Predicted 3D model of a 72-nucleotide RNA (transfer RNA) from Bigelowiella natans.
The sequence is in RNAcentral, with records from ENA.
It matches the Rfam family "tRNA".

[in-house]
RNA sequence: GCCUAUUUAGCUUAGGGGUAGAGCACUUGCCUAGUAAGCAAGAAGUCACUGGUUCGAAUCCAGUAAUAGGCU
Numbered sequence: 001g002c003c004u005a006u007u008u009a010g011c012u013u014a015g016g017g018g019u020a021g022a023g024c025a026c027u028u029g030c031c032u033a034g035u036a037a038g039c040a041a042g043a044a045g046u047c048a049c050u051g052g053u054u055c056g057a058a059u060c061c062a063g064u065a066a067u068a069g070g071c072u
Stems, first nucleotide, its partner, number of pairs: 001071007010024004018055001026042005048064005
């Protein structure tokens, strides 16, 4: 220098053009003599960034960045 893959909540991740979900963790309450467990509720995402296509983009296209791998 070239090619490929990945980037979504604190962590691990799902997601097909039409309001972004789950598990763990966290907060509050219930339960308990108390803690853990259990039960109920809640909060937490400008979907890596910039542009484009589209009525509408996490999703499609281009570029950039980071990470991982490969080729020379």

Record summary:
Lineage of the source: Eukaryota > Sar > Rhizaria > Cercozoa > Bigelowiella. Its mean pLDDT, the model's own confidence on a scale to 100, is 84.